This is a predicted structure of a 76-nucleotide RNA (transfer RNA) from a hydrothermal vent metagenome. Rfam family: tRNA. Rfam's curators write: Transfer RNA (tRNA) molecules are approximately 80 nucleotides in length. The sequence is in RNAcentral, with records from ENA.
[in-house]
Parts: sequence; structure tokens; C1' cells
RNA sequence: AGGCCAGUGGCUCAACGGCUAGAGCAUCGCGCUCCAAACGCGAGGGUUGUGGGUUCGAAUCCCUCCUGGCCUGCCA
Repeated sequence: AGGCCAGUGGCUCAACGGCUAGAGCAUCGCGCUCCAAACGCGAGGGUUGUGGGUUCGAAUCCCUCCUGGCCUGCCA
């Protein structure tokens, strides 16, 4: 330098271009218990890496940039 993959709550991951972006774990509250763990119920937490574009409508499609990973090449 070129190519490929990924980026979504604190973490791990879902989500045909169309319902209010969901789940598990974690956190908090309540219940249960003598207390705790386990278990059950509930709550908070996102504007989907940045900026733009397409579209009636974008997490999803296109472009740019950023970050991480993998492969190839060049110089020495």
C1' cells in the first nucleotide's frame, strides 16, 4: 500500500428497508428465607462508531473517515 470481517445498553449477542431497537448476563428494588445463596416478579440503562447520501421510511442500502481483528504485498 491492497483486500476481507466486525463496530447496537456495563458485557456477550439478536433485529426482511416498515409495530415503541429486543434477549441473556450484570446492576437496582420487591417477594421468598432466621440471614444469605438459589429461585420468582419488576425497574433503570441505547438513539445502533463519526459525518454525509438514497428513500415516504435506514441499525439494515451507498460514500467518507475512525477503531479493532485477519490475509497479501513492498522496502530494509